[in-house]
Model confidence (mean pLDDT): 78 of 100. This is a predicted structure of a 374-nucleotide RNA (Bacterial RNase P class A) from an Actinomycetota bacterium. The sequence is in RNAcentral, with records from ENA. The gene name in the source record is rnpB. Of the family's consensus pairs, 95% are formed in the model. NCBI's taxonomy places the organism under Bacteria, Bacillati, Actinomycetota. It matches the Rfam family "Bacterial RNase P class A". Gene Ontology terms of the family: ribonuclease P activity, dimeric ribonuclease P complex and tRNA processing. Rfam classes the family as a ribozyme.
């Protein structure tokens, strides 16, 4: 990761006008309308919902020092070490808690090792009598050879040969002191012969920090079914009272619409018998469905300040997409950047402005993508 401007198209918000079957359609006006990654959903935060006195174990993530932030594992500065001619890039808590583990090769792979080779002693074999092979026991990590890695290095003393065994110097740890810094950390003096393999991306140890879930979170409104109640109709049954054609018809009161029975009781359930139905309302929960979360928020833009910086403070001005989760594309002018042409020149001409991709609750990073430019 082109500026402004004009036009048509699509969506959103509003305000007019006309229709209407009262749900909403059509049209005009005004306004708004994708990105550096809107992408992966990796890490961390608002907001919701759940659970929580406090604190501890399991889990996880992180790791040099200082700082930045609403946090991070994000960013800045600065140290160490290793790399590169250089711009620069990669590493970064502990191997002196403990444990495992280090193919192959090598005698040995971690508190060690004697394969060769060197020495010493014992036998024993030949000698040209200096010595030499050869077998056993010991010394020795100075040299050879294995390996990615074999227990500092150089010289000196010292030995039967050696060997930090002893010393000097250098090199590394490790302790102290003094100095510079806010710290990693660096200088620098001085003691210790201490010389100590590697993996922590195996386990593990120390610090810090972590309740969980994740906008399909949540929240509100509510058709049908299906459940409760009331109320009305109707139905049965019993009583009064009237009428006549003496068992029935009407009207008023009451009671009841579930009883009884079988599956041992009880509860449900399921089965049979019996006049046993039906309409309106109203409840809580909650389907489909529709709103809402959902566009003023750690905002963008300018300038001052403070800081090396990542940021942070004031001050001014803007309101900037909100979907059916499914619009956001095309053409013109113009200015700007870019390539190329005309032999130089231009207030010149031509052509290009791609490619990656496409918001779905939002923010700060991290990564990946990207035929264009710096």
């Nucleotide at each position: 990761g082109g500026g402004c401007g004009g036009c048509c198209g699509c969506g959103g918000u509003u305000u007019c006008g006309c229709c209407u079957u009262c749900g909403g359609g059509c049209g005009g006006g005004a306004u708004c309308g994708a990105g550096g990654a809107a992408a992966g959903u990796c890490g961390g935060g608002c907001c919701u919902c759940c659970g929580c006195a406090g604190g501890g174990c399991a889990g996880g993530a992180c790791g040099g020092u200082g700082g930045g932030u609403a946090a991070c594992g994000c960013c800045c500065a600065c140290c160490c070490g290793g790399u590169g001619c250089g711009a620069g890039c990669c590493g970064g808590g502990g191997a002196u808690a403990g444990c495992a583990c280090c193919a192959c090769a090598g005698a040995a792979a971690a508190g060690a090792u004697a394969c060769c080779g060197c020495c010493g002693c014992a036998g024993u074999u030949c000698u040209u009598c200096g010595g030499a092979g050869u077998u056993g026991c010991g010394g020795u990590a100075a040299g050879g050879g294995u390996g990615c890695a074999a227990c500092g290095g150089u010289g000196a003393g010292g030995u039967a040969a050696g060997a930090g065994c002893u010393c000097a110097c250098c090199a590394g740890c490790g302790c102290g002191g003094c100095g510079a810094g806010u710290g990693a950390c660096c200088g620098u003096c001085g003691c210790g012969g201490c010389u100590c393999g590697g993996u922590a991306u195996g386990c593990c140890c120390c610090g810090u920090c972590c309740g969980a879930a994740a906008c399909a979170a949540g929240g509100c409104c509510a058709a049908g079914c299906a459940g409760g109640a009331a109320g009305c109709g109707c139905c049965c049954g019993c009583c009064g009272c009237u009428g006549c054609u003496g068992g029935c018809a009407g009207c008023g009161g009451u009671g009841g619409g579930g009883c009884g029975g079988g599956c041992g009781g009880c509860c449900c359930g399921u089965c049979c018998g019996c006049a046993a139905c039906g309409c309106u309302u109203c409840c809580g929960g909650g389907u489909a469905g529709g709103c809402c979360g959902c566009a003023c928020g750690a905002g963008g833009c300018c300038g001052c300040c403070g800081g090396c910086a990542a940021c942070g403070g004031c001050g001014g001005u803007c309101c900037c997409a909100g979907a059916g989760g499914g619009a956001u594309g095309a053409c013109c002018g113009u200015c700007c950047g870019g390539u190329c042409g005309c032999g130089a020149a231009g207030u010149c001409g031509a052509c290009c402005g791609a490619a990656c991709a496409g918001a779905a609750c939002u923010c700060g990073g991290c990564u990946u993508a990207u035929u264009c430019c710096a």